A computed fold for a 72-nucleotide RNA from a marine sediment metagenome, annotated as Glycine riboswitch aptamer.
């Protein structure tokens, strides 16, 4: 450094309509899966920064951090 497994993990309408448990449309927001961007030159990002995608009850996801185990 890498990988699987486990805990913990934020924000933001369960808003209206169709429709019938899934998802479409409209408006209205979050930003921590991914992406994407850049200062007076060069080079490098990011927890900045855009909201493309994802999200806004519940499940699922989730940057990030602890623990175990294998591994190079």
């Nucleotide at each position: 450094g890498a990988a699987u497994c486990u805990g913990g993990g934020a924000g933001a309408g369960a808003c209206u309509g169709a429709u019938c448990u899934a998802u479409c449309a409209g408006c209205g927001c979050c930003g921590a899966a991914g992406g994407g961007g850049a200062a007076u030159g060069c080079g490098a990002a990011a927890a900045c920064u855009c909201u493309c995608a994802g999200g806004c009850a519940a499940a699922a996801g989730g940057a990030c951090c602890g623990g175990a185990u294998u591994u190079g």